[in-house]
Molecule: transfer RNA
Organism: archaeon ADurb.Bin336
RNA sequence: GCCACUGUAGAUCAGCAGUUAGAUCGUCCGACUCAUAAUCGGAAGCUCGGCGGUGCGAUUCCGCCCAGUGGCAC
Numbered sequence: 001g002c003c004a005c006u007g008u009a010g011a012u013c014a015g016c017a018g019u020u021a022g023a024u025c026g027u028c029c030g031a032c033u034c035a036u037a038a039u040c041g042g043a044a045g046c047u048c049g050g051c052g053g054u055g056c057g058a059u060u061c062c063g064c065c066c067a068g069u070g071g072c073a074c
Base pairs, nucleotide, nucleotide: 001072002071003070004069005068006067007066010025011024012023013022018056027043028042029041030040031039049065050064051063052062053061
C1' cells in the first nucleotide's frame, strides 16, 4: 500500500430496516442468615465510533473518516 472483518451498558457479546435496543457477569438496594458467602427479588446503566447520504422511518443499507484485528504484498 491492497483486501476482509470488527466497533452496541463498567466487561464479554446478541440484535442487522419498522413501536420504547437486550442477555450474561459486574455494580447498587432489599429478602434470607447470628454473620458472611451462596441463593432469591428488584433497580440503575448503552443519543449503537464520528460526519454525511438514501428513505415516511437508520444500531441496521450506502459513502468518507477514525480506531482495532487478520491476511496479502513490500